[in-house]
A computed fold for a 71-nucleotide RNA from Candidatus Diapherotrites archaeon CG08_land_8_20_14_0_20_34_12, annotated as transfer RNA. Model confidence (mean pLDDT): 82 of 100. The sequence is in RNAcentral, with records from ENA.
RNA sequence: GCAGCCGUAGUGUAGUGGUAACAUCGGACCCUUCCAAGGUCCUGUCUCGGGUUCGAAUCCCGACGGCUGCA
Repeated sequence: GCAGCCGUAGUGUAGUGGUAACAUCGGACCCUUCCAAGGUCCUGUCUCGGGUUCGAAUCCCGACGGCUGCA
């Protein structure tokens, strides 16, 4: 330099056009003599810019970052 794949909550991931979700972490409460475990609730997320569309995390273009391969 070229090509491919990936970017979603603090962390690991699902979601392939119609209200963003699960686990874990964090907070409150319940339970327990106390702790652990367990239960209920809450907080917090689509890398950035543009386009298509009534509607974009999702499709298209570009940028940035990561990984892999080739040179």